Model confidence (mean pLDDT): 81 of 100. Glycine riboswitch aptamer from Pseudalkalibacillus decolorationis, 104 nucleotides, folded computationally. The organism belongs to Pseudalkalibacillus, within Bacteria.

RNA sequence: AUGAGAAUCGUAGGAGAGGUCGAGGAAAAUAAAUCGACACCGAAGGAGCAAGUUCCAAAAAACCAUGGAACAAAUCUCUCAGGUAAAAGAACUGCGAUUGGACG
Numbered sequence: 001a002u003g004a005g006a007a008u009c010g011u012a013g014g015a016g017a018g019g020u021c022g023a024g025g026a027a028a029a030u031a032a033a034u035c036g037a038c039a040c041c042g043a044a045g046g047a048g049c050a051a052g053u054u055c056c057a058a059a060a061a062a063c064c065a066u067g068g069a070a071c072a073a074a075u076c077u078c079u080c081a082g083g084u085a086a087a088a089g090a091a092c093u094g095c096g097a098u099u100g101g102a103c104g
Base pairs, nucleotide, nucleotide: 006099007098008097009096010095011094012093013092018038020037021036022035023034039084040083041082045080046078047077048076052071053070054069055068056067057066
């Protein structure tokens, strides 16, 4: 001196679903926070699972098959949390930078 995966920061984009009802409510008003009720959404976070791999058991030379266990993904599923006008947030993607040091 090349500068991968991963992580962090900045920046641009970024869906879905009740501005629901009753209280409450900022100086005032109210559609914020908060409490209760019903109805919904999935893309903060969280949780669950497949194929497969490995191990154990019986059998057994081994393979195959049977039973059990562990590991095991998501934009799938759940809806705990979060969200259902705007704002904020938002998985993910592009660009830039930083850390880092796989590979050469």